Context: one part of a larger RNA
């Protein structure tokens, strides 16, 4: 910029891409077939391996803003109780989130036209021929069906809903004044399910977006101080305590204020 006004949704689905894998065991049936030996077509169901998605409920892994033990040294005057450094000092565990080795689904089933090939009816050529007219079977393939993109598909689609003035001159389109700036959108500003930047999405007081707080999951694992008990190391009691990042909920206490632009006037 175009899709003959402008704008919010929800779509069709022409194209276009993925994707299509396989193997073992049972049953049918030790049947059919075979002197035995051996061993099926059809169907039918278990269970795998490779791939691939999608996920974190399990199992793990990570978790440098969570806890907790320690060692060394320096600092809060000292004890005790902590900080800072020592790879995150070491270790033991670890929510969220990301993860696979971990779960849970995928390939299908089904139509249709077909290939070899196998037919039917049947002439050219009394016969014979699947073929010359006609009609049928038939494959992991090829067109559907499953998924993902998709209306610049310029043949530019469709459906619902919002929004938008006088006066004058023109036949209209459209000019000019004077109002007016609409539905919507952006800007900004709190964010995160999104992410490199944009984009997207979630919200901006008619508010739970983010901190905060308060409660709880969850992780740690019984805090510090005080008491008792030991001569002391240490022990036992207040205590399943203290502390807690992201998770979940709830509160408007703080910040999302105020506000600017953009976009017109009913449409060849």
């Nucleotide at each position: 910029c175009g899709u003959a006004g402008g704008a919010g949704a929800u779509u069709u689905g022409a194209g276009g891409g993925a994707g299509g894998c396989u193997g073992u065991c049972c049953c049918u049936a030790g049947u059919a077939c075979g002197a035995a030996a051996g061993g099926a077509c059809c169907g039918g169901g278990a269970c795998g391996g490779a791939c691939g998605a999608a996920c974190c409920u399990c199992u793990g892994g990570u978790u440098u803003a969570c806890c907790a033990g320690c060692u060394g040294u320096c600092c809060c005057g000292c004890c005790a109780g902590g900080g800072g450094c020592a790879u995150c000092g070491c270790u033991g565990g670890g929510u969220a989130g990301c993860u696979a080795u971990g779960u849970u689904c995928g390939g299908a089933c089904g139509g249709g036209a077909u290939a070899a090939c196998c037919g039917c009816u049947g002439a050219a050529a009394g016969c014979a021929u699947c073929u010359a007219a006609g009609c049928g079977g038939g494959a992991a393939g090829c067109c559907c069906u499953u998924c993902c993109c998709a209306a610049g598909a310029u043949a530019a689609g469709a459906u619902c809903u919002c929004c938008c003035g006088g006066a004058c001159c023109g036949u209209a389109a459209g000019g000019u004044c004077c109002c007016u700036g609409a539905a919507g959108g952006c800007c900004c500003c709190u964010c995160g399910u999104a992410g490199a930047c944009u984009a997207c999405g979630a919200g901006g007081u008619u508010g739970a977006u983010a901190g905060g707080c308060u409660g709880g999951a969850g992780g740690u694992g019984u805090a510090a101080g005080c008491g008792c008990c030991g001569u002391a190391a240490g022990g036992c009691g207040u205590u399943u305590a203290g502390c807690u990042g992201a998770c979940c909920a709830g509160u408007a206490c703080u910040a999302a204020u105020a506000g600017g632009c953009c976009g017109u006037g009913c449409g060849g």
This is a predicted structure of a 268-nucleotide part of an RNA (large-subunit ribosomal RNA, domain VI) from a Pseudomonadota bacterium. Its Rfam family is "Bacterial large subunit ribosomal RNA". The family has 102 seed sequences and 51,934 matches in Rfam 15.1. Lineage of the source: Bacteria > Pseudomonadati > Pseudomonadota.